This is a predicted structure of a 73-nucleotide RNA (transfer RNA) from Cladocopium goreaui. Rfam family: tRNA. From the family's description: Transfer RNA (tRNA) molecules are approximately 80 nucleotides in length. Rfam links the family to the GO term triplet codon-amino acid adaptor activity. The prediction has a mean pLDDT of 81.

[in-house]
RNA sequence: AGGAGAAUAGUUCAAUUGGUUAGAACCUUGGUCUCCAAAGCCGAUAAUGGGGGUUCAAGUCCCUCUUCUCCUG
Numbered sequence: 001a002g003g004a005g006a007a008u009a010g011u012u013c014a015a016u017u018g019g020u021u022a023g024a025a026c027c028u029u030g031g032u033c034u035c036c037a038a039a040g041c042c043g044a045u046a047a048u049g050g051g052g053g054u055u056c057a058a059g060u061c062c063c064u065c066u067u068c069u070c071c072u073g
Base pairs, nucleotide, nucleotide: 001072002071003070004069005068006067007066010026011025012024013023019056028044029043030042031041032040049065050064051063052062053061
C1' cells in the first nucleotide's frame, strides 16, 4: 500500500437472510431460605462504536470516520 472480517449489558454470546417488547449465561444487587454463610429459588439494574443516508420501519442495507484481528506485498 491492497484485500477480508469484527464492534450489541461490566464480561462472553444470540437476534430467523429489514418487521411488531433486542434476549441468554456469568457478574452486580434486592428478597426468600439458614443460627450464620454458601448453594438453591424468585426478582431488579444494564447495551446496538461515532456521524450521515435509504425505508412506513434499520442491530440488520449503503457511505464515511475510529478501534481491533487476519491475509498479500